Model confidence (mean pLDDT): 83 of 100. Predicted 3D model of a 498-nucleotide part of an RNA (small-subunit ribosomal RNA, 5' domain) from an uncultured Christensenellaceae bacterium. The full RNA is in RNAcentral, with records from SILVA.
Context: one part of a larger RNA
RNA sequence: GGACGAACGCUGGCGGCAUGCCUAACACAUGCAAGUCGAACGGAGACAGCAAUGUCUUAGUGGCGAACGGGUGAGUAACGCGUGAGUAACCUGCCUCAGACAACGGGAUACCUGCGAGAAAUUGCAGUUAAUACGGUAUAAGACCACGCCGUCGCAUGACGGAGGGGUAAAAGGGGCAACCCGGUUUGAGAUGGACUCGCGUCGCAUUAGCUUGUUGGUGAGGUAACGGCCCACCAAGGCGACGAUGCGUAGCCGACCUGAGAGGGUAAUCGGCCACAUUGGGACUGAGAUACGGCCCAGACACCUACGGGUGGCAGCAGUGAGGAAUAUUCCGCAAUGGGCGAAAGCCUGACGGAGCAAUGCCGCGUGAACGAAGAAGGUCCUCUGGAUUGUAAAGUUCUUUAGUCAGGGACGAAAAAAAUGACGGUACCUGAAGAAUAAGCCCCGGCUAACUACGUGCCAGCAGCCGCGGUAAUACGUAGGGGGCAAGCGUUGUCC
Numbered sequence: 001g002g003a004c005g006a007a008c009g010c011u012g013g014c015g016g017c018a019u020g021c022c023u024a025a026c027a028c029a030u031g032c033a034a035g036u037c038g039a040a041c042g043g044a045g046a047c048a049g050c051a052a053u054g055u056c057u058u059a060g061u062g063g064c065g066a067a068c069g070g071g072u073g074a075g076u077a078a079c080g081c082g083u084g085a086g087u088a089a090c091c092u093g094c095c096u097c098a099g100a101c102a103a104c105g106g107g108a109u110a111c112c113u114g115c116g117a118g119a120a121a122u123u124g125c126a127g128u129u130a131a132u133a134c135g136g137u138a139u140a141a142g143a144c145c146a147c148g149c150c151g152u153c154g155c156a157u158g159a160c161g162g163a164g165g166g167g168u169a170a171a172a173g174g175g176g177c178a179a180c181c182c183g184g185u186u187u188g189a190g191a192u193g194g195a196c197u198c199g200c201g202u203c204g205c206a207u208u209a210g211c212u213u214g215u216u217g218g219u220g221a222g223g224u225a226a227c228g229g230c231c232c233a234c235c236a237a238g239g240c241g242a243c244g245a246u247g248c249g250u251a252g253c254c255g256a257c258c259u260g261a262g263a264g265g266g267u268a269a270u271c272g273g274c275c276a277c278a279u280u281g282g283g284a285c286u287g288a289g290a291u292a293c294g295g296c297c298c299a300g301a302c303a304c305c306u307a308c309g310g311g312u313g314g315c316a317g318c319a320g321u322g323a324g325g326a327a328u329a330u331u332c333c334g335c336a337a338u339g340g341g342c343g344a345a346a347g348c349c350u351g352a353c354g355g356a357g358c359a360a361u362g363c364c365g366c367g368u369g370a371a372c373g374a375a376g377a378a379g380g381u382c383c384u385c386u387g388g389a390u391u392g393u394a395a396a397g398u399u400c401u402u403u404a405g406u407c408a409g410g411g412a413c414g415a416a417a418a419a420a421a422u423g424a425c426g427g428u429a430c431c432u433g434a435a436g437a438a439u440a441a442g443c444c445c446c447g448g449c450u451a452a453c454u455a456c457g458u459g460c461c462a463g464c465a466g467c468c469g470c471g472g473u474a475a476u477a478c479g480u481a482g483g484g485g486g487c488a489a490g491c492g493u494u495g496u497c498c
Base pairs, nucleotide, nucleotide: 001498002497003496004495006494007493008492009491010490013366014365015364016363017362018361019359020358021324026322027321028320030319031318032317035064036063037062040061041060043058044057045056046055047054048053071277072276073275080202081201082200083199084198085197086196087195090194091193095190096189097188098187099186100185101184103137104136106134112127113126114125115124116123117122143168144167145166147164149162150161151160152159153158173182174181175180203249204248205247210240211239212238215237216236217235218234219233220232222230252274253273254272255271256267257266258265259264279300280299281298282297283296302313303312304311305310330356332355333354334353338352339350340349341348342347369400370399371398372397379391380390381389382388383387404439406434407433408432409431410430414425442487443486444485445484446483447468448467449466453482454481455480456479457478463470464469
């Protein structure tokens, strides 16, 4: 000098764009943050109708979603991350393309009704009923399994293709007058997303030198989507280490960001990618997919309710509260846009997101007036004091301008595939007009480094100070005043990095 998620002191007009718990991964009142589908299903209720029936609502069964999106960085020195390869060792719902198929039949069950238990949370027994819910039978190939055969190829185990007979496994309907549309099953291919393996790179301490028994390897069996001590039985005795094992400490990693001419050093806020976590520890279930934040079970701590028998909860989602701290915002508006979930659609949901609010926290821009104006006014300060110097064109005065602000009028883009409709922001931005210099400047410094000097007070006192150092009676260094210098809605100080 530059930089900052900064804080503190003094001061503070406006706008745009960003940013805003770095500390206690401390505890949380309250509300909201994941639903949707009646075109899968049977009921119930409401409305219309004489009725048939139609429309609407929905607790329950069922489907899809809830594994995304959002938060945090505790843990992790690791194939966690980055980069480059590999899988002849793998999976992939929804989506796209292509082939084939959907035959027959069955038993339950929630809701509901009845009778109960309980303070509640919740729950028992009996009875009835439906389905795209759940079984069974059939059919089925180039799917899968085992068997042996042939061909092509390779990267060691092998891979791919072909024919053979044997065994195994499917399905569901809904809407529409109809055409047809939406679904279902199976197979292949793709796309997307993931899983695993390997090379290289990835902080400090050697005042950490030895570490290891599922440890290292083999055989077999199990398990997984899949390879593998992943797990188990048996066998062998190996494996790692000064090219730093092991231990301890610290830490999410990266794109990037800051600095620097660069090399390098530092950082890991916002935005993006990956990872990990969700009160603490453990566990599995469901599912195409689970660290399952707003799922389940067990245990612990904590908190709450209780009729004392027993229950309930998890903001590191958005707001908000307490606590901690030098310190960090609204219990706001809207689904109008973008995106997501469900739905045939209308649409519903969406604290993602779009916006507004608060904060000079930062960056950028603008304003606080402009021109003329010497009686060089008054006042202040200084001096060699009838006077002069300076403040100073500064003021007054004259002539203008009106950005921002105020008032009034108009008024968007963002919103669209032929048209219509649809805007939270917002009567905002912006445009036009009106009045009037009106409503808007501070902070730090002036001994040298370092731009800027005098007077008074003080008298090694009071004080200053980044370093050198000032102050003990003429202090340009302390305090005040006048003057001056610098930056400016900021200016200084402190902290940290280069």